[in-house]
RNA sequence: GCGCGCGUAGCUCAACGGUUAGAGCAUCAAGCUUAUAUCUUGACGGUUCUAGGUUCAAAUCCUAGCGCGCGCA
Numbered sequence: 001g002c003g004c005g006c007g008u009a010g011c012u013c014a015a016c017g018g019u020u021a022g023a024g025c026a027u028c029a030a031g032c033u034u035a036u037a038u039c040u041u042g043a044c045g046g047u048u049c050u051a052g053g054u055u056c057a058a059a060u061c062c063u064a065g066c067g068c069g070c071g072c073a
Base pairs, nucleotide, nucleotide: 001072002071003070004069005068006067007066010025011024012023013022018056027043028042029041030040031039049065050064051063052062053061
């Protein structure tokens, strides 16, 4: 340099173009316990990498850029 894939919560990941973008773990609170842990319930946590475009409507489709990984040279 070329090709392919990926980028969503603190972490690991979901999410037919259409409901308020969800789950597990983590954190916090309450319950339970003599206490801790386990367990149960709840809460908190998101500019969906950036900028444009298509569309009534975009995390999702298109373009460019940025970052990461793999392959080729």
Transfer RNA from a bacterium, 73 nucleotides, folded computationally. The coordinates come from a structure-prediction model, not an experiment, and the mean pLDDT is 81. Rfam family: tRNA. The family's RNA type in Rfam is transfer RNA.